[in-house]
Context: one part of a larger RNA
Molecule: small-subunit ribosomal RNA, central domain
Organism: uncultured bacterium
RNA sequence: CUGGGUGUAAAGGGAGCGCAGGCGGGAGAACAAGUUGGAAGUGAAAUCCAUGGGCUCAACCCAUGAACUGCUUUAAAACUGUUUUUCUUGAGUAGUGCAGAGGUAGGCGUAUUUCCCGGUGUAGCGGUGGAGUGCAUAUAUAUGGGGAGGAACACCAGUGGAGAGUGCGGUCUACUGGGCACCAACUGACUCUGAUGCUCGAAAGUGUGGGUAGCAAACGGGAUUUAUAUUCUGUGGUACUCCACACCGUAAACAAUGAUUACUUAUGUGUUGGAGGAUUGACCCCUUCAGUGCCGCAGUAAACACAAUAAGUAAUCCACUGGGGAGUACGACCGCAAGGUUGAAACUC
Numbered sequence: 001c002u003g004g005g006u007g008u009a010a011a012g013g014g015a016g017c018g019c020a021g022g023c024g025g026g027a028g029a030a031c032a033a034g035u036u037g038g039a040a041g042u043g044a045a046a047u048c049c050a051u052g053g054g055c056u057c058a059a060c061c062c063a064u065g066a067a068c069u070g071c072u073u074u075a076a077a078a079c080u081g082u083u084u085u086u087c088u089u090g091a092g093u094a095g096u097g098c099a100g101a102g103g104u105a106g107g108c109g110u111a112u113u114u115c116c117c118g119g120u121g122u123a124g125c126g127g128u129g130g131a132g133u134g135c136a137u138a139u140a141u142a143u144g145g146g147g148a149g150g151a152a153c154a155c156c157a158g159u160g161g162a163g164a165g166u167g168c169g170g171u172c173u174a175c176u177g178g179g180c181a182c183c184a185a186c187u188g189a190c191u192c193u194g195a196u197g198c199u200c201g202a203a204a205g206u207g208u209g210g211g212u213a214g215c216a217a218a219c220g221g222g223a224u225u226u227a228u229a230u231u232c233u234g235u236g237g238u239a240c241u242c243c244a245c246a247c248c249g250u251a252a253a254c255a256a257u258g259a260u261u262a263c264u265u266a267u268g269u270g271u272u273g274g275a276g277g278a279u280u281g282a283c284c285c286c287u288u289c290a291g292u293g294c295c296g297c298a299g300u301a302a303a304c305a306c307a308a309u310a311a312g313u314a315a316u317c318c319a320c321u322g323g324g325g326a327g328u329a330c331g332a333c334c335g336c337a338a339g340g341u342u343g344a345a346a347c348u349c
Base pairs, nucleotide, nucleotide: 004321005320006319007304008303012318014200015199016198017197021193022192025087026086027085028084029083030082031081033080034079035076036075037074038073040072041071042070049065050064051063052062053061054060090190091187092186093185095182096181097180098179102176103175104174105173106172107171108170109153110152114148115147116146117145119143120142124135125134161168205247206246207245208244209243210242214241219236220235258317259316260315261314262313263312268294269293270292271291272290273289274288275287276286277285299306300305322349323348324347331342332341333340334339
């Protein structure tokens, strides 16, 4: 670079918002920038190309033609574009309903673990494949009563729900974002995508200050087995885990599947939230919209499989572009640091 690709072979950015840019619905009119046709003028010569010829060949030279893909001019108006008028189906707004662990802050509750107090009670408890370290006559373990504190929210719970993703689950209150259905009043293409940019972004890690029940890297003690225990096991245990504020900016951030739109004569069967019909009726049944699963035809695919939630058929925009070297070196930017982002080459296959 491409008539090629990106679920698993190399390859989708972690996710969103969005400037520039690219692309963009129906009808009418105007213009003529792109576009298409015509005409003549110009496009110096040499060069290049084709043919023929001249130096014994060639380089070189000569002749003729073509070409010089351009500019100027004129016409057309389908398509793109620009301007303008208009439309409603894309998009949005209003209205009426609905579901929800969507977010933030505060209050309250529950069972367990641990610790403290005193009661009952006595010699073991605990743990393991078996033991020992450990705890216990200074009364443990067990059991019932009272209290402290932190973290977490059994059942409900569901290929259930809401969210852009990360992520979200006791309960109540306040504030607040988004979505879906119906309706068809309003706007009238306001759309889609999106380099740079901005924002969010698990866990671990970092800074300052709190908090610390359990768990537990590091670390200490004990033991087993084995050829070999820093690795398996047991008993302790600090950071961490929790909160506030500020950083970090990465994950198998995965559906390993970018976003948006349209289409498909294949449907069937669950499930969540609506609407309509039918009905005495909330059920059941029929239709339909928006999700979420399974099976499966056509089609696709190297196969596995995907299959209206496409990996099918098409369109627009972005990202990426052979293996190793290497996500390394150097530089730059960011960071308190850890490190991150950007990101080569030689050489080699």